[in-house]
Context: one part of a larger RNA
């Protein structure tokens, strides 16, 4: 100097991104014990009392009562909750990045849609075969949502699903016909040319798909601008006007989202860019990509209080142990 530990005056968070760290608390009876709640919880809430040892009586044999004693201290040590207040996420117990991440991620009971009639869909496999299931729609696949309270608003134009089936486009296949080569025959020759075979055209016929018609958003996803207007001004229930499939309904709103921005205002503090109620001008919240609430519960994050404390004002001794320096 470093490491683990141990006291520490007076303050007692003044440290610091943050009370990280450390103190604090702590057991067993008895007493009490609040908002709020799904009445089950919250609760060991909080917040107090009591406790050693000897003798003596009574005892229901668990104690319990009287008296005395000793220390600073009687749950004498070891072991062993710090408490409350308020918001965000995420119902809840679980899971997860073996070895920088334990969460608001995952999961998850509930809730939706959708496939699938059994040789079932689905998935593995060239095949057999096997899972699904020795299950059978109160089953089993997929995808979303995420307890529970109150909901869950419009839009089918685009893009997928799903069902039409009149018509357009539309492949291989078919095929009327045509047409080229080759030649028996015919021609005096030029050439003509059956049958058969050969090459090539080819009306016309010819699925689904695809155009087309509809339905369908807890399917992908979408959810408007500008100008006037009310007898102070401001505003603007109203009113025209343009586009559009429709023009954001209910909550909620500077929020895990608010840029401006430390918005305004209140409340806490002497002094708050952070907290907490509000306000709405939502740059750019919003209803199963779920919206709003929520009692419980979290090694979650955020802000306070109250206790307690070398975290600090500020540092200083102490034990053990290591290295290095002196000797």
């Nucleotide at each position: 100097u470093c490491a683990c530990g141990g006291u520490u005056a007076a303050g007692g968070a003044a440290u610091u991104c943050g009370g990280c760290a450390a103190a604090u608390u702590a057991g067993u009876u008895c007493u009490g014990u609040a908002a709020c709640u799904u009445c089950g919880g919250g609760a060991u809430a909080a917040a107090g009392a009591a406790c050693g040892c000897c003798a003596c009586g009574c005892u229901u044999c668990g104690g319990c009562g009287u008296g005395g004693u000793c220390g600073c201290a009687g749950a004498g040590a070891a072991u062993a909750g710090g408490u409350c207040c308020a918001g965000g996420c995420g119902a809840c117990u679980g899971u997860u990045u073996a070895a920088c991440a334990a969460a608001a991620a995952c999961a998850c009971a509930g809730g939706g849609c959708u496939c699938u009639g059994c040789u079932a869909a689905a998935u593995c496999g060239u095949a057999a075969g096997a899972u699904g299931a020795u299950g059978u729609a109160u089953a089993g696949g997929g995808c979303c949502u995420g307890a529970c309270a109150c909901c869950u608003g419009c839009c089918c134009g685009g893009u997928g699903c799903u069902g039409g089936a009149a018509g357009g486009u539309u492949a291989a296949g078919g095929a009327a016909g045509g047409a080229u080569g080759u030649u028996a025959g015919c021609g005096c020759a030029a050439g003509c040319a059956a049958a058969g075979c050969u090459u090539c055209c080819g009306a016309c016929u010819g699925a689904a798909g695809c155009c087309c018609c509809a339905g369908u958003a807890a399917a992908c996803g979408g959810c408007g601008g500008c100008c006037g207007u009310a007898a102070c001004u401001a505003u603007a229930a109203c009113g025209g006007u343009c586009c559009u499939a429709a023009g954001g309904u209910a909550g909620c709103g500077a929020a895990a989202u608010u840029c401006c921005u430390u918005g305004u205002c209140g409340g806490g503090u002497a002094a708050g860019u952070u907290c907490c109620g509000a306000c709405c001008u939502g740059c750019a919240c919003g209803a199963a990509u779920g919206g709003u609430g929520u009692a419980a519960c979290g090694a979650u994050c955020u802000g306070g209080a109250c206790g307690c404390u070398g975290u600090c004002u500020c540092a200083a001794c102490c034990g053990u142990g290591a290295g290095c320096u002196c000797g």

This is a predicted structure of a 327-nucleotide part of an RNA (large-subunit ribosomal RNA, domain IV) from a Betaproteobacteria bacterium. The source organism's lineage runs through Bacteria, Pseudomonadati, Pseudomonadota and Betaproteobacteria. The full RNA is in RNAcentral, with records from ENA. Model confidence (mean pLDDT): 87 of 100.